[in-house]
Context: one part of a larger RNA
RNA sequence: GAACGAACGCUGGCGGCAUGCUUAACACAUGCAAGUCGAAUGGGUUUACGGGCUUGCUCGUAAGACCAUGGCAGACGGGUGCGCAAUAUAUAGGAACAUACCCUUUGGUGGGGGAUAACGCCGGGAAACUGGUGCUAAUACCGCAUAAGCCCGAGAGGGGAAAGAUUUAUUGCCAGAGGAAUGGCCUAUAUCAGAUUAGAUAGUUGGUGAGGUAAAGGCUCACCAAGUCUGUGAUCUGUAGCUGAUCUGAGAGGAUGAUCAGCCACACUGGGACUGAGACACGGCCCAGACUCCUACGGGAGGCAGCAGUGGGGAAUAUUGGACAAUGGGGGAAACCCUGAUCCAGCAAUGCCGCGUGUAUGAUGAAGGUCUUCGGAUUGUAAAGUACUUUUAUUGGUGACGAUGAUGACGGUAACCAAUGAAUAAGCUCCGGCUAACUUCGUGCCAGCAGCCGCGGUAAUACGAAGGGAGCUAGCGUUGUUC
Numbered sequence: 001g002a003a004c005g006a007a008c009g010c011u012g013g014c015g016g017c018a019u020g021c022u023u024a025a026c027a028c029a030u031g032c033a034a035g036u037c038g039a040a041u042g043g044g045u046u047u048a049c050g051g052g053c054u055u056g057c058u059c060g061u062a063a064g065a066c067c068a069u070g071g072c073a074g075a076c077g078g079g080u081g082c083g084c085a086a087u088a089u090a091u092a093g094g095a096a097c098a099u100a101c102c103c104u105u106u107g108g109u110g111g112g113g114g115a116u117a118a119c120g121c122c123g124g125g126a127a128a129c130u131g132g133u134g135c136u137a138a139u140a141c142c143g144c145a146u147a148a149g150c151c152c153g154a155g156a157g158g159g160g161a162a163a164g165a166u167u168u169a170u171u172g173c174c175a176g177a178g179g180a181a182u183g184g185c186c187u188a189u190a191u192c193a194g195a196u197u198a199g200a201u202a203g204u205u206g207g208u209g210a211g212g213u214a215a216a217g218g219c220u221c222a223c224c225a226a227g228u229c230u231g232u233g234a235u236c237u238g239u240a241g242c243u244g245a246u247c248u249g250a251g252a253g254g255a256u257g258a259u260c261a262g263c264c265a266c267a268c269u270g271g272g273a274c275u276g277a278g279a280c281a282c283g284g285c286c287c288a289g290a291c292u293c294c295u296a297c298g299g300g301a302g303g304c305a306g307c308a309g310u311g312g313g314g315a316a317u318a319u320u321g322g323a324c325a326a327u328g329g330g331g332g333a334a335a336c337c338c339u340g341a342u343c344c345a346g347c348a349a350u351g352c353c354g355c356g357u358g359u360a361u362g363a364u365g366a367a368g369g370u371c372u373u374c375g376g377a378u379u380g381u382a383a384a385g386u387a388c389u390u391u392u393a394u395u396g397g398u399g400a401c402g403a404u405g406a407u408g409a410c411g412g413u414a415a416c417c418a419a420u421g422a423a424u425a426a427g428c429u430c431c432g433g434c435u436a437a438c439u440u441c442g443u444g445c446c447a448g449c450a451g452c453c454g455c456g457g458u459a460a461u462a463c464g465a466a467g468g469g470a471g472c473u474a475g476c477g478u479u480g481u482u483c
Base pairs, nucleotide, nucleotide: 001483002482003481004480006479007478008477009476010475013355014354015353016352017351018350019348020347021313026311027310028309030308031307032306035072036071037070040069041068042067043066045064046063047062048061049060050059051058052057079266080265081264088191089190090189091188092187093186094185097183098182099181102179103178104177105176106175107174108173109172110144112142113141119134120133121132122131123130124129150159151158152157164171165170192238193237194236199229200228201227204226205225206224207223208222209221210220211219241263242262243261244260245256246255247254248253268289269288270287271286272285291302292301293300294299319345321344322343323342327341328339329338330337331336358388359387360386361385368379369378370377371376393420394419395418396417397416398415402410427472428471429470430469431468432453433452434451438467439466440465441464442463448455449454
């Protein structure tokens, strides 16, 4: 000098764009953050209409919300950085794999069956919830048939599928093949510090066979061999998410890894699997643990490192806001529903950028202040005065783009027009040298200053105040950190 997710002190007018728990991966009240589909299916219920009528029952149709089965989505999106020094990341390669939805294409979609939830009845329990029994549907479940292609097999041969719905326009379902785009796996190279860590390793290293996986593989197991890594730093210990990038620097380098983007890891702590195309699953399940809550003491409930918000910690970091209008995501044929993703608004000079706090004129060089050699000098064209202007401000009016048909949270916002009136708007630090800027008074090694050198013990340009001056400016200075 530059930089910052900064903090602190003094001060503070406006706008645009960004950014905002760096500390306790500490604990969390409350609300919301993942649903949707009646064009898969059953039901009871409410309302309206119509029929039968015993006048409050029943039947039918339509609509609405609800319960339940079923489908798809809850593996995305959002958060955090605990762990991880290599099952990670970056780059370059590789072969033994998988893929729901989407696109292209080939073939098929026949005929049956038994259940079950909701519901009714009877129970248990304080509750969470749950038992028995009876009824019922399906694109839920299970056989049978069929098999071009598919799978197993050297071959002969063997094996295995489907679901319908509707407004009759379509759209589903099953079995293959190809694609797109994803994901799993392997190899090489690179990736912090410590030798006051020198030896480490028995599934360890390799082979054969088997199992397992979507898939190669000690991934697992049986047997066999005795290997494998290591001063080019193994092992151990400490620290740490990695990268694109960011800051600095002429560069080489050094430091960093907030926001944004890619990858990884995690979801109260530890372990486990289930479902599924995909998870060993943040707002799913089971077990154990700690903690909190409810309890009728028998037993139950919970997980903000989602968005707000609370307590706590801290020098320190925001609203329990609006809307799905746009972009995108999930479901749906669609209408539409959901979406604290997102888009907006609120708060904060936290940063960057822009604008303003007037302009011109004005000498009697006014008054006042300060200094004085008492003549004057300076503050100083500064003020007053005169003539203007209206960015900003206030008030009123018009009023968007963002939305190709409709639909605008933002928002009566931005912008434009008019009116009023200099009106609403300047501070901070420094002035001994480094370093731009000096005098007076007070103090008297005191009180104090200080980044370094150093000032202060009676004439202090260095302390405190005043006048004057210098610098930067809605900021200025200090502290911290990096180059």
Molecule: small-subunit ribosomal RNA, 5' domain
Organism: uncultured bacterium